[in-house]
RNA sequence: GGGCCAGUAGCUCAGUUGGUUAGAGCGCGCGCUUGAUAAGCGUGAGGUCGGAAGUUCAAAUCUUCCCUGGCCCA
Numbered sequence: 001g002g003g004c005c006a007g008u009a010g011c012u013c014a015g016u017u018g019g020u021u022a023g024a025g026c027g028c029g030c031g032c033u034u035g036a037u038a039a040g041c042g043u044g045a046g047g048u049c050g051g052a053a054g055u056u057c058a059a060a061u062c063u064u065c066c067c068u069g070g071c072c073c074a
Base pairs, nucleotide, nucleotide: 001073002072003071004070005069006068007067010026011025012024013023019057028044029043030042031041032040050066051065052064053063054062
């Protein structure tokens, strides 16, 4: 330098056939429970969906460019 893949909550990921409210598990806060922890139960917060532009009535999802990481080729 070329090709492919990935980037979504603090962490691991789902969602990709464009339309439902952006979700799960763990973690975190609060409450219940306990003499007190752990466990369990209930509840809540937390996201500019890597960045920018474009297409569209509508984009996490499609297109282009850029950034970061991984693999392969040279």

The prediction has a mean pLDDT of 81. The RNA shown here (transfer RNA) has 74 nucleotides and comes from Pelagibius litoralis. Its Rfam family is "tRNA". The sequence was found in a public genome assembly.